[in-house]
Context: one part of a larger RNA
RNA sequence: CUGGGCGUAAAGCGUCCGUAGGUUGUUUAUUAAGUCUGAAGUUAAAUAUCGGGGCUCAACCCCGUUCCGCUUUGGAAACUAAUAGACUAGAGUUAUAGAGAGGUUAGUGGAACUCCAUGUGAAGCGGUGGAAUGCGUAGAUAUAUGGAAGAACACCAGUGGCGAAGGCGACUAACUGGCUAUAGACUGACACUGAGGGACGAAAGCGUGGGGAGCAAAUAGGAUUAGAUACCCUAGUAGUCCACGCCGUAAACGAUGAUCAUUAGAUGCUGGACAUUUCAGUAUCGUAGCUAACGCGUUAAAUGAUCCGCCUGAGUAGUAUGCUCGCAAGAGUGAAACUU
Numbered sequence: 001c002u003g004g005g006c007g008u009a010a011a012g013c014g015u016c017c018g019u020a021g022g023u024u025g026u027u028u029a030u031u032a033a034g035u036c037u038g039a040a041g042u043u044a045a046a047u048a049u050c051g052g053g054g055c056u057c058a059a060c061c062c063c064g065u066u067c068c069g070c071u072u073u074g075g076a077a078a079c080u081a082a083u084a085g086a087c088u089a090g091a092g093u094u095a096u097a098g099a100g101a102g103g104u105u106a107g108u109g110g111a112a113c114u115c116c117a118u119g120u121g122a123a124g125c126g127g128u129g130g131a132a133u134g135c136g137u138a139g140a141u142a143u144a145u146g147g148a149a150g151a152a153c154a155c156c157a158g159u160g161g162c163g164a165a166g167g168c169g170a171c172u173a174a175c176u177g178g179c180u181a182u183a184g185a186c187u188g189a190c191a192c193u194g195a196g197g198g199a200c201g202a203a204a205g206c207g208u209g210g211g212g213a214g215c216a217a218a219u220a221g222g223a224u225u226a227g228a229u230a231c232c233c234u235a236g237u238a239g240u241c242c243a244c245g246c247c248g249u250a251a252a253c254g255a256u257g258a259u260c261a262u263u264a265g266a267u268g269c270u271g272g273a274c275a276u277u278u279c280a281g282u283a284u285c286g287u288a289g290c291u292a293a294c295g296c297g298u299u300a301a302a303u304g305a306u307c308c309g310c311c312u313g314a315g316u317a318g319u320a321u322g323c324u325c326g327c328a329a330g331a332g333u334g335a336a337a338c339u340u
Stems, first nucleotide, its partner, number of pairs: 004311003007294002012308001014200004021193003025087007033080002035076008048066001050064005090190001091187003094183005102176007109153001114148007124135002161168002205246006214240002219235004257307006265285009289296002313340003322333004
C1' cells in the first nucleotide's frame, strides 16, 4: 500500500485566474520506454518458505527446493507512452436573437429628516412603565412659504434577476465583463484540476485630504437598582459618506471544493426556441439509492472517474517561539511540556 474520512461528530482553502505537476476524446501506421514472455548470469553459507528424512515426539539436526530483485539477450504489440498523420461527439470561434439591482464613470430627480430666514400663533413641547435630565415668553412645539446641505432610494419587489465569491436595487447616458437559445459556417483535443504564485475580497479598523443631514461606539447627564461602569431617556465625538492608499479577516454558510458521465417522476417560477414539446437556470415534494439519525435525492449527501485542499481524542491553543507580511491593529504559518 492493499483498506478510513470531511452537510450537522475532527476535517472543503472566502472566491476565481493560472505555472509546474497529475489526469485526458475517436482513429491509422511505426517504435518498443513502461508491460507480458523465453533463456543465461547473479542473488556466499547459515536462517526463512515448501516437500521429505533422522534422534521414542518436539525443540534440534540433515537432504532437496523456492520467491523477490538486478544485469545481459531473444521475442509479443492488446493497453499506457513516444513519433508521424486523419476525424468531430469535448473545448473554442462566428452569425442572428434575448434577459438581467453584473461592473465603472458622469449627470439628473422626488419623498423624508435636520438646519436657516420670514409670516401666523401663544404656553407649553419632548420623553417614559412612570419620570427626570433636555428645549421653550430672548416666543419653542404646531402650521405656511422660501432656501441650504448631506445621506439613502418607499411603492414596483417576487424561496424574482445578475455576479466567481464578497456582493448588486431611483432615473438617464457613455464605456465594459459574463450568460442563454437557435444555426452548424470555422479551428481541430486547443480539455479538466491545480502545489507554489497572482488577482478580487462584507463590516470594522488604519493613513492623507475633503465632507458631515440623520444615525451613533466612546463620553456626559437623567432614571432604574442594594449597586448599574448596562438595559430605558436626553445629548453626543470618532465612524458611517467621497477620493487615493493600506488591512485581508467573518456563522466569507448550501457550515456541502472544481470538472465530467450515468440513474423514476410531479408541481411552481425566470429566460429563450416554440406552441406537441424542448434547452438553460431557480424552488418545493418525492422513487431507487445513500445516511448514525436528521435528512439528501438529475441543483445528490446516489453510482462511477480525474485533480486539489483538509482531518486523526479533549484541554493547553489558534497560545508560545521562529519566519513572512503590515504604519499600526494585527494577519498567515504554527508547537510542546503538563493535565485528562
This is a predicted structure of a 340-nucleotide part of an RNA (small-subunit ribosomal RNA, central domain) from Tubulanus punctatus. The prediction has a mean pLDDT of 87. The full RNA is in RNAcentral, with records from SILVA.